[in-house]
RNA sequence: CAGCCGGACCGGACGGUCGCUGUUGCAAAACAGAGGAAAGUCCGAACUCCGCAGAGCAGUGUGCCGGAUAACGUCCGGGACGGCCGGUUCAAGCCGGUUGGACGGAAAGUGCCACAGAAAACAUACCGCCAGGGCCGCAAGGCUCAGGUAAGGGUGAAAAGGUGCGGUAAGAGCGCACCGCCGACGCAGUAAUGCGGCGGGCAGGGCAAACCCCACACGGAGCAAGACCAAAUAGGGAGGAAGUCCGGCUUCGGCUGGGCGCGUGCUGGCUCGGUGCGCCACAACCUCCGGGUAGGUCGCUUGAGCCCCGCAGUAAUGCGUGGCCCAGAGGAAUGACCGUCCUGCCGGAAACGGCAGACAGAAUUCGGCUUACAGGUCCGGCUGCCAC
Repeated sequence: CAGCCGGACCGGACGGUCGCUGUUGCAAAACAGAGGAAAGUCCGAACUCCGCAGAGCAGUGUGCCGGAUAACGUCCGGGACGGCCGGUUCAAGCCGGUUGGACGGAAAGUGCCACAGAAAACAUACCGCCAGGGCCGCAAGGCUCAGGUAAGGGUGAAAAGGUGCGGUAAGAGCGCACCGCCGACGCAGUAAUGCGGCGGGCAGGGCAAACCCCACACGGAGCAAGACCAAAUAGGGAGGAAGUCCGGCUUCGGCUGGGCGCGUGCUGGCUCGGUGCGCCACAACCUCCGGGUAGGUCGCUUGAGCCCCGCAGUAAUGCGUGGCCCAGAGGAAUGACCGUCCUGCCGGAAACGGCAGACAGAAUUCGGCUUACAGGUCCGGCUGCCAC
C1' cells in the first nucleotide's frame, strides 16, 4: 500500500426569504423544533386504573457458572461443546487463535428417526473376506452346501467406541499402548469445570424448539391508562305558588256567614248528582340537585437525563466534582424556494452544464433485542506485495 474479516462513529455543510408548532412577551419580536434506527411492537421496567385470604392444580416463560442492572429472554467475564484457520503427531488426537448459540435432564417413562439401506436399536450378513464338505477343471480357478466374520465396500443426517501395533483361517477389546468413556477418590477453583493417579474392556445411538421430568419466575389492562372542569338537547331525582281578618255555633276535632287578597290546567280519579282556593295523580311550566356526552385542562416531558474530567473494576458498570436543559403536536408542526460549496452519475477536449442526495421519520417515558441503511471516517486482526 492492497484485499478480507471484526468493531466504533458520522449520516450532506453554511447562509438568506417565506410559512408551520411550542415557549417568553402588551406588542414588535426573540429563542427552540425528529432518529440511529423515531421502525417492528419482540422482551424488560417506570407510571396509571382494576382485581387480590392462604395453599395447590392447570397454563405460560426461563434454563452452563459468576458478575452488572430498577429490571430483562439484555450486557460483561469465565467454562464446556461445535465450526473455521494455523502448528504438531505414524495416526487417533493434542495445542494456539478466532467464531457461533434457548448450553438443565436421553442412565424415570412414552414416542419418533422420512428416503435410501441387509439392518435405525432386545441389532443386522447385501457385496466382500475366510478355513471345511461336495462337483467341474491338467492347472489357475469356478459352481454349490452348511458355517465363521463387522476389518474392507456400499446406503444414510446417524451403522453399536477411535487410532496404531500385535494376533488370527479370516476377523473381532481377542490382547497391549495411546485417546475417548464409566466408577469411586484426591487436588485446584466462589462456581461452571479442570487436572492427576487408581479400577473397569466398554455398558448407555440421536431427537426434550416431541410429550415429559427437575428447578425457578409469573394477576389483568394499557396514556384511547387515568384525573379534573364542564355546555346545548334528551333523560333521572327533589321541590314549587294562598291564604288571612271579623262574627256566630261547638262534643274544641271542626262547621258556618261575610270582607279583603290570590289563582298553571274547558285533564283524570277519590265521587251517583251538585258544590268546594280538600286530597291524589298526570301533563305542561318554574327552581334546585346529580350523572354522562361535546368541548377544555392536566397526565406531557427534569429524566434509571446529557456532556467533560477523575477514581474503582479485566469488563459490563458504579461512585464523585463541575457544567447543561435538549420537540411536545392533538385531523396531528418539523416544510418550500434561492445562493455558495460537498458527494455521486451523465454529457463535454476543457471551461462548464444537467440530474440526484441512503434507510426512514416523533406521539407517555425509559433499558434492550431485531430489522432497514447510499456514502464516508477511525481503530484492531489476518494474508499478500514493496522499501529499509
The RNA shown here (Bacterial RNase P class A) has 388 nucleotides and comes from a Terriglobales bacterium. Its Rfam family is "Bacterial RNase P class A". From the family's description: Ribonuclease P (RNase P) is a ubiquitous endoribonuclease, found in archaea, bacteria and eukarya as well as chloroplasts and mitochondria. Its best characterised activity is the generation of mature 5'-ends of tRNAs by cleaving the 5'-leader elements of precursor-tRNAs. Cellular RNase Ps are ribonucleoproteins. RNA from bacterial RNase Ps retains its catalytic activity in the absence of the protein subunit, i.e. it is a ribozyme. Isolated eukaryotic and archaeal RNase P RNA has not been shown to retain its catalytic function, but is still essential for the catalytic activity of the holoenzyme. Although the archaeal and eukaryotic holoenzyme s have a much greater protein content than the bacterial ones, the RNA cores from all the three lineages are homologous -- helices corresponding to P1, P2, P3, P4, and P10/11 are common to all cellular RNase P RNAs. Yet, there is considerable sequence variation, particularly among the eukaryotic RNAs. Identified in Yersinia as Ysr151/RnpB. The family's RNA type in Rfam is ribozyme. It is recorded under the gene name rnpB. Taxonomically the source falls in Terriglobales (Bacteria, Pseudomonadati, Acidobacteriota, Terriglobia).